[in-house]
Context: one part of a larger RNA
RNA sequence: GAUUGAACGCUGGCGGCAUGCUUAACACAUGCAAGUCGAACGGUAACAGGCCCUUCGGGGUGCUGACGAGUGGCGGACGGGUGAGUAACGCGUAGGAAUCUGCCUGGUAGUGGGGGAUAACCCGGGGAAACUCGGGCUAAUACCGCAUACGCUCUACGGAGGAAAGCGGGGGAUCUUCGGACCUCGCGCUAUCAGAUGAGCCUGCGUCCGAUUAGCUAGUUGGUGGGGUAAGGGCCCACCAAGGCGACGAUCGGUAGCUGGUCUGAGAGGACGAUCAGCCACACUGGAACUGAGACACGGUCCAGACUCCUACGGGAGGCAGCAGUGGGGAAUAUUGGACAAUGGGCGCAAGCCUGAUCCAGCAAUGCCGCGUGUGUGAAGAAGGCCUGCGGGUUGUAAAGCACUUUAAGCCGGAAAGAAGGGCAGAAGGCUAACACCCUUUUGCAUUGACGUUACCGGCAGAAUAAGCACCGGCUAACUCCGUGCCAGCAGCCGCGGUAAUACGGAGGGUGCGAGCGUUAAUC
Numbered sequence: 001g002a003u004u005g006a007a008c009g010c011u012g013g014c015g016g017c018a019u020g021c022u023u024a025a026c027a028c029a030u031g032c033a034a035g036u037c038g039a040a041c042g043g044u045a046a047c048a049g050g051c052c053c054u055u056c057g058g059g060g061u062g063c064u065g066a067c068g069a070g071u072g073g074c075g076g077a078c079g080g081g082u083g084a085g086u087a088a089c090g091c092g093u094a095g096g097a098a099u100c101u102g103c104c105u106g107g108u109a110g111u112g113g114g115g116g117a118u119a120a121c122c123c124g125g126g127g128a129a130a131c132u133c134g135g136g137c138u139a140a141u142a143c144c145g146c147a148u149a150c151g152c153u154c155u156a157c158g159g160a161g162g163a164a165a166g167c168g169g170g171g172g173a174u175c176u177u178c179g180g181a182c183c184u185c186g187c188g189c190u191a192u193c194a195g196a197u198g199a200g201c202c203u204g205c206g207u208c209c210g211a212u213u214a215g216c217u218a219g220u221u222g223g224u225g226g227g228g229u230a231a232g233g234g235c236c237c238a239c240c241a242a243g244g245c246g247a248c249g250a251u252c253g254g255u256a257g258c259u260g261g262u263c264u265g266a267g268a269g270g271a272c273g274a275u276c277a278g279c280c281a282c283a284c285u286g287g288a289a290c291u292g293a294g295a296c297a298c299g300g301u302c303c304a305g306a307c308u309c310c311u312a313c314g315g316g317a318g319g320c321a322g323c324a325g326u327g328g329g330g331a332a333u334a335u336u337g338g339a340c341a342a343u344g345g346g347c348g349c350a351a352g353c354c355u356g357a358u359c360c361a362g363c364a365a366u367g368c369c370g371c372g373u374g375u376g377u378g379a380a381g382a383a384g385g386c387c388u389g390c391g392g393g394u395u396g397u398a399a400a401g402c403a404c405u406u407u408a409a410g411c412c413g414g415a416a417a418g419a420a421g422g423g424c425a426g427a428a429g430g431c432u433a434a435c436a437c438c439c440u441u442u443u444g445c446a447u448u449g450a451c452g453u454u455a456c457c458g459g460c461a462g463a464a465u466a467a468g469c470a471c472c473g474g475c476u477a478a479c480u481c482c483g484u485g486c487c488a489g490c491a492g493c494c495g496c497g498g499u500a501a502u503a504c505g506g507a508g509g510g511u512g513c514g515a516g517c518g519u520u521a522a523u524c
Base pairs, nucleotide, nucleotide: 001524002523003522004521006520007519008518009517010516013371014370015369016368017367018366019364020363021329026327027326028325030324031323032322035074036073037072040071041070043067044066047065048064049063050061051060052059053058081282082281083280090207091206092205093204094203095202096201099199100198104195105194106193107192108191109190110189111188112146114144115143121136122135123134124133125132126131152161153160154159166187167186168185169184170183171182174181175180208254209253210252215245216244217243220242221241222240223239224238225237226236227235257279258278259277260276261272262271263270264269284305285304286303287302288301307318308317309316310315335361337360338359339358343357344355345354346353347352374404375403376402377401384395385394386393387392408465410460411459412458413457414456418451421447423445424444425443426442427441428440429439430438468513469512470511471510472509473494474493475492479508480507481506482505483504489496490495
């Protein structure tokens, strides 16, 4: 000099864009952060409507819109947080072969016929509660057989094994038990091939300090045979061999998430790894598996532990390193805000619902950038202050005065873009037996904005509302007076202060930066 996720002191007008617990991976009150689907199902607790009854109080009826609880499906493995652990194939980079992959895309082939249960519900029991047990009824895209098998798996190549589920819209003829069958369209379902995406595994090289750590290793190193896994492998097991690593630093100890990058520097390099992005690890501590395409699972389960809470003492409940917020720690770090309008995600045919992701707003000069605090004129060089050699000098065109301007702030009015879509009505094309339905395109209509008193534009009034901080001995730009008297004090280094201190304190003046300026800490 540059820099910072900074803090502290003094000061503080506005805006834009960023950033904001670096410490206790300390403990957490409260609210919210993951749901959705009635077009899978039996149904109807609440709300609204229809219908029936009514003693006018109301009652009944799932019939309709809808829908609590329940069965079922998909999602809760994403998104969000943190950096404890980890010196490791963890990360980075370049490769590899023995793998899996829900949803999505393309292809091929199917979607036939049966069965037994079980929640909800009803009845009864236990418990303070959490919850739980027994009996009875019932549905499904829940569960289980049978049939079939292009392709699939196994094979001794003869053969053997293995699947499915329906739901919704519309409809001319035909049939009908008047429910529908049937046709067609859409969404699904099953098997398999391929793709895409995602993930698992292996390897070369790189990846901090210590030798005042020199030897380390028994599933250890390799083989054979098995088991296990989606998959190779001592991953695991039995047997056999005696190997494997190490001064090119093994082992041990310390420290640490890694990277793209960030800061600095002419570069080489050094230091760092906040925000943003990729990967990894973790979710009160330790362990374990279940479900599933995917987890050994932050807001799932089980066990153990510590802690907190409830209890009728028998037993139960909980996990903010999600967003806010609280206590604590600390020099120190924000609102218990708004909205799903946009982007994205989950579910759903869709409308839509959910979304503390996200988009916004609030707080903080924490940083960067921009703007303003007026402009011109004005010498009697006013008054006052300070200095003085008492003549004057300086503050100083500075002020006042005069003439203007109105950015920003304030008040009033106007006013974009962020909106793409979705809905309703019509048209064309496709599908089709069909002018239904459905899909695509398109036209018209009425609409969808948290921010928001938006950006921006116009008007109004008036210099009106807006300057400080540090320094002035040398380094280092900037000097005099008074006070003090080795005192009080200053100080980055050299050093100042003991009676004329440009070095302490005050004043006048000056210098530097400026909504900041200094100090401290840290890095180059």
Predicted 3D model of a 524-nucleotide part of an RNA (small-subunit ribosomal RNA, 5' domain) from a Methylococcaceae bacterium. It was read from a public genome assembly. The source organism's lineage runs through Bacteria, Pseudomonadati, Pseudomonadota, Methylococcales and Methylococcaceae. Its Rfam family is "Bacterial small subunit ribosomal RNA".